[in-house]
Molecule: Bacterial RNase P class A
Organism: Ramlibacter albus
């Protein structure tokens, strides 16, 4: 210098202005002030949990899942270390890596024959008129594999794990209207109604209570937590764990987190210049919370840092 391998990180900054939304304070109200306001994947909803309701003596069957060994973790199908197999010159990468003397099933093409049996050809022996048949011994070819095996990404067996649903879970408060139940009043005329103590009209309901459900509301739910940040000559090969210090960090229910302008970065293009650079245009991804958390997978303009490998050249 070229080509690669592995790991980690960023995802524009600042100012002005107009808006949106959670909280707090002030205000009679309108509103004002302060303060918080998306992500590395918030995504897919694939796996594991927390939480909630229902079910549940124990065991078994069925069903589903997982599969070398050891460890990490709340748990996992995740992660780490390691053995083995395969790929790569290598750094490294990938693995659906238990069992085929329990049973079944399967094997393209070629080949006489493919898991059932049996025999393509040669020699010898026997039988037979012959074709041929039987026995023994040998050989070539095909194919991944030729009678000895293979495949469990086929059923199966073994070991282990799994109760079912999901925040539209679930709990609580609770109208109006209709219907239900109970009590009282009412055809001996109620309630209603007419300027209404009286009188008249009218003719079967009226009043109260209880309970269930609905609209709506509150909690769940904005978190002292499997929490975040920093440090450790703490432990461990590592995943991870431990100790110390600091912090409180989005949250609605038509669902906020935005628009514009300026400037500085970054990338690219055009023009100028010997160059440093100057001027101008364009671009700046994927995406976006909805109960929360741990993973995996997928998308992503550009860019940065670290470790390592192979090759070439020079010393």
């Nucleotide at each position: 210098g070229a080509a690669g391998c592995c790991c980690g990180c960023c995802a524009g900054g600042c100012c002005g202005u107009c808006g949106c939304u959670g909280g707090u304070g002030c205000g009679a109200a309108a509103g004002c002030a302060c303060u918080g306001g998306a992500g590395g994947a918030a995504c897919g909803u694939c796996c594991g949990g927390a939480c909630u309701g229902c079910a549940c003596a124990g065991g078994g069957c069925a069903g589903c899942g997982u599969a070398g060994g050891a460890g990490g973790u709340a748990a996992c199908g995740c992660c780490u270390c390691u053995c083995c197999a395969c790929c790569g010159c290598g750094a490294g990468g990938u693995g659906a890596g238990g069992a085929u003397c329990a049973g079944a099933g399967c094997a393209a093409c070629a080949g006489a024959g493919a898991c059932g049996a049996g025999u393509c050809u040669c020699g010898c022996g026997g039988c037979g008129c012959a074709a041929g048949c039987c026995g023994c011994g040998g050989g070539g070819g095909u194919g991944a594999a030729a009678c000895g095996g293979g495949c469990a990404a086929u059923c199966u067996c073994u070991a282990c794990g799994c109760g079912c649903a999901g925040c539209a879970a679930u709990a609580c408060c609770a109208a109006a209207u209709a219907g239900g139940c109970c009590a009282g009043c009412g055809u001996c005329g109620a309630u209603g109604u007419g300027g209404c103590u009286c009188c008249g009209c009218g003719g079967a309901g009226c009043u109260g209570g209880c309970g269930g459900g609905u609209a709506g509301g509150u909690a769940g739910c904005a978190c002292c937590g499997a929490g975040c940040c920093g440090g450790g000559u703490g432990g461990g090969c590592g995943a991870c764990c431990c100790c110390c210090g600091g912090c409180c960090c989005a949250g609605a229910u038509g669902a906020a987190u935005g628009g514009c302008g300026g400037u500085c970065a970054c990338g690219u293009c055009c023009g100028g210049g010997a160059a440093a650079c100057c001027g101008g245009g364009c671009g700046c991804a994927c995406a976006g919370a909805a109960u929360c958390c741990g993973g995996c997978g997928u998308a992503u303009c550009g860019g940065c840092g670290g470790g390592c490998u192979u090759c070439a050249c020079a010393u």